[in-house]
Molecule: Bacterial RNase P class A
Organism: Timonella sp.
C1' cells in the first nucleotide's frame, strides 16, 4: 500500500420565528395565564419465539396435538446468547450445520443396469456331457469388464477346476475391552474379534426432554339507559376460556323476535430499566457501590419556513502535493436511505443512504 474477517457505535448538527401533546409549580374572573422541563427507532417493521401482567375455582390425571434435538454454562424464560466437541468450507483470520436413532418397523432412490438391500448373473471364467474349433445343455463362480450418483470393504498373497475374507499380512470401517486427559460431548494410545452391516428421518416413524388455555379488543371501577317475549334442552346433570375421555363442581344454557347503551376513569409507564466504576468469570453474564428518570396519545401529538454547517454524488479549476495515477483546497449543481409508538420487556428475522472506531488474517514493498 492492497485484499479480506469479526465486533461495536452514530443515523444529521446549530440558530431564529410560528405551531402541536403531556407533566410539574405558581396564580386565576375557573375560560385560562406564566415559568420550567420532556416528547418515536435501530429497526418502532414482521407478529416468528419467550415471558411479565390479567382472567378462567380444579393451572387434577390422561389421550390427541405441538415444540426442541452434540456437550456444558447464561438467563425470568426461550426455538435466544456464550464457550467447547464433531463434521464440512477457506492459505488464513474465520464461516457453515433442521448435529440423537437406518441392526424396531414402513416407505422412496428416476433413467440405465442382471440386480438398488434378506439384492444379483448381462459380457465373462471354470468343469462335465454332446456336437465339431466354436456352439448347445447342466452345474459352479462373483476375482475381471460393463451400467450407474451409489453395486455387500481396499492392496498384496495363499489356495482353487475357476474363484471368493475361504485363509493370511497390512490398511480402512464396525463392535467390545484397557490406559491417560477432560465436568462432559469427546480426544490420544494400546489390544481383541474376518464382524464387513448403500443412501435418505430437512420422509413417516422411534427415542430423550419440554408445553394448561385465552389475551390490553385481557381485566377493574363509575355514570347513563331499557322491556322483555317465544321455543328447545337441563339434578337420569345445564354450564364450567382450543379438541376428546375420566375425575371434581352443581343451575342454568342455546336459538329466534324485540328494546336500550357505545360515555368517563383506570390498566398506562419506576422498569427482569438505563449509565459509570470495581470485583468474579475465557465469555455470555453476575455481584457491589454511585448516578439518572428519558412520550403516554385515544380520529390518535413531535410539524412548517429560513439561514449556516456536516455527509454523499457529479462537473470545473491558470491553486497545493505528487513522475504519474490520484488526493487535498476552491467554485457550481443536485441529493440526503429504510421507515414511525398504542400494555411492557428479552430475542430472532427482514429493509436500509451513508459515516466512525477497534482487533485480527493474507499478499506485496521499504527500513
Nucleotide at each position: 500500500a492492497g485484499a479480506g474477517a469479526u465486533g461495536a457505535c452514530c443515523a444529521g448538527g446549530c440558530a431564529a420565528c410560528c405551531g402541536c401533546g403531556g407533566g410539574c409549580u405558581a396564580c386565576u374572573u375557573a375560560g385560562g395565564u406564566a415559568g420550567c422541563g420532556c416528547g418515536a427507532g435501530g429497526a418502532a417493521c414482521g407478529u416468528c419465539c419467550g415471558g411479565g401482567c390479567a382472567c378462567c375455582g380444579u393451572a387434577g390425571a390422561g389421550c390427541a396435538g405441538g415444540g426442541u434435538g452434540g456437550u456444558g454454562g447464561g438467563u425470568a424464560a426461550c426455538g435466544c446468547c456464550c464457550a467447547c466437541c464433531c463434521g464440512g468450507g477457506g492459505u488464513g483470520a474465520c464461516c457453515c450445520g433442521c448435529g440423537g436413532g437406518a441392526a424396531a418397523g414402513u416407505g422412496c432412490c428416476a433413467c440405465a443396469g442382471a440386480a438398488a438391500a434378506c439384492a444379483g448373473a448381462c459380457c465373462g471364467c471354470c468343469a462335465a456331457c454332446g456336437c465339431a474349433u466354436g456352439c448347445g445343455u447342466u452345474g459352479g463362480u462373483a476375482a475381471g469388464g460393463g451400467u450407474g450418483a451409489a453395486a455387500c470393504g481396499g492392496u498384496g498373497g495363499u489356495g482353487u477346476a475357476a474363484g471368493a475374507g475361504a485363509c493370511c499380512a497390512c490398511c480402512a470401517g464396525u463392535u467390545c475391552c484397557c490406559u491417560a486427559g477432560g465436568u462432559g460431548a469427546c480426544u490420544a494410545g494400546g489390544g481383541a474379534a474376518g464382524c464387513u452391516a448403500g443412501g435418505u428421518a430437512a420422509a413417516c416413524c422411534c427415542c430423550a426432554c419440554c408445553c394448561g388455555g385465552u389475551g390490553c379488543a385481557a381485566g377493574g371501577c363509575c355514570a347513563u339507559g331499557c322491556a322483555g317475549g317465544a321455543c328447545a334442552c337441563g339434578u337420569u346433570g345445564a354450564g364450567g376460556c382450543g379438541g376428546c375421555u375420566c375425575g371434581c363442581u352443581g343451575a342454568g344454557u342455546g336459538u329466534c323476535c324485540g328494546g336500550g347503551u357505545a360515555g368517563g376513569c383506570u390498566g398506562c409507564u419506576c422498569g427482569a430499566g438505563c449509565c459509570c466504576a470495581u470485583c468474579g468469570g475465557c465469555a455470555a453474564c453476575g455481584a457491589u457501590g454511585g448516578g439518572c428518570c428519558u412520550a403516554g396519545a385515544u380520529g390518535g401529538a413531535u410539524g412548517g419556513u429560513u439561514g449556516c454547517c456536516a455527509c454523499c454524488u457529479g462537473c470545473g479549476u491558470u491553486c497545493g502535493a505528487g513522475u504519474a495515477a490520484u488526493c487535498g483546497g476552491c467554485g457550481c449543481a443536485g441529493g440526503c436511505a429504510c421507515a414511525a409508538a398504542a400494555c411492557c420487556c428479552g430475542g430472532c428475522g427482514u429493509a436500509u443512504c451513508g459515516g466512525u472506531c477497534a482487533u485480527c488474517u493474507c499478499u506485496u514493498c521499504c527500513g